[in-house]
Context: one part of a larger RNA
RNA sequence: CUGGGCGUAAAGCGCGCGUAGCGGCUUCUUAAGUUUGGGGUGAAAGGUUCAGCGCUCAACGUGAACAGUGCCUUGAAUACUGGGGAGCUUGAAUGUGACAGAGGGUCGUGGAAUUUCCGGUGUAGCGGUGAAAUGCGUAGAUAUCGGAAGGAACACCAAUGGCGAAGGCAGCGACCUGGGUUAACAUUGACGCUGAGGUGCGAAAGCGUGGGGAGCGAACGGGAUUAGAUACCCCGGUAGUCCACGCCGUAAACGAUGAAUGCUAGGUGUAGGCGGUAUCGACCCCGCCUGUGCCGCCGCUAACGCAAUAAGCAUUCCGCCUGGGGAGUACGGCCGCAAGGUUGAAACUC
Numbered sequence: 001c002u003g004g005g006c007g008u009a010a011a012g013c014g015c016g017c018g019u020a021g022c023g024g025c026u027u028c029u030u031a032a033g034u035u036u037g038g039g040g041u042g043a044a045a046g047g048u049u050c051a052g053c054g055c056u057c058a059a060c061g062u063g064a065a066c067a068g069u070g071c072c073u074u075g076a077a078u079a080c081u082g083g084g085g086a087g088c089u090u091g092a093a094u095g096u097g098a099c100a101g102a103g104g105g106u107c108g109u110g111g112a113a114u115u116u117c118c119g120g121u122g123u124a125g126c127g128g129u130g131a132a133a134u135g136c137g138u139a140g141a142u143a144u145c146g147g148a149a150g151g152a153a154c155a156c157c158a159a160u161g162g163c164g165a166a167g168g169c170a171g172c173g174a175c176c177u178g179g180g181u182u183a184a185c186a187u188u189g190a191c192g193c194u195g196a197g198g199u200g201c202g203a204a205a206g207c208g209u210g211g212g213g214a215g216c217g218a219a220c221g222g223g224a225u226u227a228g229a230u231a232c233c234c235c236g237g238u239a240g241u242c243c244a245c246g247c248c249g250u251a252a253a254c255g256a257u258g259a260a261u262g263c264u265a266g267g268u269g270u271a272g273g274c275g276g277u278a279u280c281g282a283c284c285c286c287g288c289c290u291g292u293g294c295c296g297c298c299g300c301u302a303a304c305g306c307a308a309u310a311a312g313c314a315u316u317c318c319g320c321c322u323g324g325g326g327a328g329u330a331c332g333g334c335c336g337c338a339a340g341g342u343u344g345a346a347a348c349u350c
Stems, first nucleotide, its partner, number of pairs: 003322004007304002012318001014201004021193002024088007032081002034077008047066004052062003091191001092188005097182003103177007110154001115149007125136002162169002206247006215241002220236004258317006266295011299306002323350003332343004
């Protein structure tokens, strides 16, 4: 390489958009691929065959025939693939009606709580722990009442719930904006799927500049614990956590399960929509579609388990794996302000 694989053994890119790959039904045409004839070529040596020939045989030499999987050329065929023309509606999309939603962005706004400050009441403690101490407090703390400031996060609702491609998204209101579902028709007429490179998005931490800073809190200081305690516990506390703009580009970025399409028993919750039945009406009940859970057959699996949201049965396209360590290291390239990221070995060793 072939093959075999990728939930947990090695292996699905963190997630989108998108150039090459693959592609629905009918018909006409073409004949590039494809199939099948003819012709040419395919040097010699070499190979195979011969009751061939020559050395007494053989090796060896020599003759003839064949092969030489290929290429060129010229006819024919037209099922499939491709090219061209015409058409179709089931894939896809658009329009119309209705609907749900923490989907995204900007601006505004609300209450609870913590902290600080000011004022009142009030007096000796408060706080903290396993127990303490550091700490705070007679310069009046803690507690309590009133007021003010400021930052961050939004209890209940709340869900086994919803939305988003993923990361992720939660007080309330307005504006801007993406996607989705459903019902019945209409329209376009394959406009589709995947996606090497490429390009965009991408938690937390971290970085740059400027702001902000209530609480929390790496580092750091102190008190304890301990043989020690560079920890766990306690008192403090800087960066950070927040905002704007610009970087970084990683993660147990997980469903450890790539995307799309079709097919393959059921049962039971739940969310959104529709239809039927029923009713004065709303429920209830029955059915359909979409999402999200649980259980379970066939089948699959090494087992665990998966089981219409497949890890079942198939097709298309991409990514990835190939014993452990060395090592996601070294070197080089690319990217980055840096931290580092990405690509990614070998010697050696078991």
The part of an RNA shown here (small-subunit ribosomal RNA, central domain) has 350 nucleotides and comes from an uncultured bacterium.